[in-house]
Context: one part of a larger RNA
């Protein structure tokens, strides 16, 4: 020198784009981050409005319309946060799956007949403090369960075919469905099966920290048969048989670490790093299981153990911010318990809509880059002042003052976006525009012996202090302090801390 997720001192005018727990994966108050379909369902409430009974203000019907629970179906496996774990097909990168799944989406080939029994809800009674749960009875569906059909697909023979268990034929055998909307037309669905797009899973060459003051390491280990399991291929499990397998081409243990895409520095090579932004991985209080699903061993789902918190009638429940904010703590050190779904994107829904702390915005912070201001022309009796001084004078200096001018920026008033496309704007009366005022509201930090640019004077007297490094200071200190001048930088300077 150049960097930087910096942080401390000193000092601070704007504005435009970024960035903001790097430490305690520490604990967590509130309150918000995933719902949503009434055009799948059945009842209960409320309001309207018609009709009927009629005791005239109650009841029953029947239509709209909402409300809150259930059943149901779709999402909650995305989106978001963090990196503790992990040196490993984890990532990377180049292949393979003839060993394989794939909801919603496309495209295409059939079909979509006709029953059945129950269940919550509601209701009666029970038990509990709660959380909650038991029993009786009643219901309804795109819930469930049978019966037909089978285009097909699966599985079994059997023939032909292949290197295969492949792929054709045939015969047998099990296998499907749902209905809603709408006067209709017709539209959303629903089942089975081909292809697709995307989107996963599993293998495999190659690369992938550091130590040998870790040298042996392994018994589901190595492989083999058969099973069982999975979508799948395997010791993935198991039963049995053989006794194998890895390693100085560093196994195995220890330490440390998410990976890359890239950032930074370099003239490259290389070195270090891996915040923000993108892919990819693992986690979700520790630890462990698995249900459901197309997908999870499932951050705001369940269970079991634990350790912490909380309630409680002591019997016994509830809880997990490494979503947004926001508190405690710990730290040199990092924000608001703000606005909107208006855009963008995602979820449901036929749609209208509803949801979204994903997003878009504001907010704070000189934490970082960039721009741009603190005024400009003119102005010598070189004023006053300050330092200096050989006491002449020198400097500070066109600096000031004092004339003319501007108006970026501030402050006030008007007007007022783009982003939205027929509507719909959180940002915002924002940015930009226009007028008016008036130099007005804006300058500091470090250094000044050598390296390294810029010197005097006074103070002090090896004191009290400086210091990167050589070093300085012990009565003239250009080196400590303060002052004047000077030099660099500039809304920032300068220090420490880390890379190259």
């Nucleotide at each position: 020198g150049g960097a930087u997720u910096a942080a401390c001192g000193c000092u601070g005018g704007c504005g435009g784009c970024g960035u903001g727990c790097a430490u305690g994966a520490g604990a967590c108050a509130u309150g918000c981050a995933a719902g949503u379909c009434g055009a799948a369902c059945g009842g209960a409430c409320g309001a309207u409005c018609a009709g009927g009974g009629c005791u005239u203000g109650c009841u029953c019907u029947g239509a709209u319309c909402g409300u809150g629970a259930g059943u149901g179906g779709c999402g909650g496996a995305c989106g978001g946060c963090u990196g503790a774990g992990u040196a490993a097909c984890g990532c990377g990168u180049a292949g393979g799956u003839g060993a394989c799944c794939u909801g919603c989406c496309c495209a295409g080939a059939a079909g979509u007949g006709g029953g059945g029994a129950a269940u919550a809800a509601c209701u009666g009674c029970c038990c509990g403090a709660a959380a909650g749960g038991g029993u009786g009875g009643c219901u309804a569906a795109u819930a469930c369960c049978g019966c037909a059909u089978g285009u097909g697909g699966u599985c079994a023979c059997a023939c032909g075919u292949u290197c295969a268990u492949u792929c054709g034929u045939g015969u047998g055998a099990g296998c499907a469905a749902a209905g809603c909307c709408g006067c209709a037309a017709g539209g959303c669905g629903c089942u089975u099966c081909u292809g697709g797009a995307g989107g996963g899973g599993c293998c495999u060459g190659c690369g992938u920290u550091c130590g040998a003051u870790u040298a042996g390491c392994u018994c589901g280990u190595u492989g083999g048969u058969g099973a069982g399991g999975u979508a799948a291929c395997g010791g993935c499990u198991c039963a049995c048989c053989a006794a194998g397998g890895c390693g100085a081409c560093g196994a195995u243990c220890g330490a440390u670490a998410g990976g890359u895409g890239g950032u930074c520095u370099g003239a490259g090579a290389g070195g270090a790093c891996g915040a923000u932004c993108a892919c990819c991985c693992a986690g979700a209080c520790u630890g462990g299981g698995a249900c459901u699903g197309a997908g999870a061993c499932a951050c705001g789902g369940c269970c079991c153990a634990g350790a912490c918190u909380c309630c409680u009638a002591c019997g016994g429940g509830a809880g997990g911010c490494a979503g947004c904010a926001g508190u405690c703590g710990g730290g040199a050190a990092u924000u608001u318990u703000g606005c909107u779904c208006a855009a963008u994107g995602g979820g449901g829904g036929a749609a209208a809509c509803c949801c979204u702390g994903a997003a878009g915005c504001a907010g704070c912070a000189a934490c970082g880059c960039c721009g741009c201001g603190u005024g400009a022309g003119g102005g010598a009796u070189g004023a006053a002042g300050g330092c200096c001084u050989u006491c002449g004078g020198g400097u500070u200096g066109u600096a000031a003052a004092c004339c003319u001018c501007u108006u970026u920026u501030c402050u006030c008033a008007g007007g007022g976006a783009c982003g939205a496309u027929a509507a719909u704007g959180a940002c915002g009366g924002u940015a930009c525009c226009u007028g008016a005022g008036g130099a007005a509201u804006a300058a500091g930090c470090c250094a000044c012996g050598g390296c390294u640019a810029a010197c005097u004077a006074c103070g002090u007297g090896c004191c009290a202090g400086c210091a990167g490094c050589c070093g300085c200071g012990g009565u003239a200190a250009u080196a400590c302090g303060u002052a004047g001048g000077u030099g660099g930088c500039a809304a920032g300077c300068g220090u420490u801390g880390u890379c190259c």

Predicted 3D model of a 500-nucleotide part of an RNA (small-subunit ribosomal RNA, 5' domain) from an uncultured prokaryote. Model confidence (mean pLDDT): 87 of 100.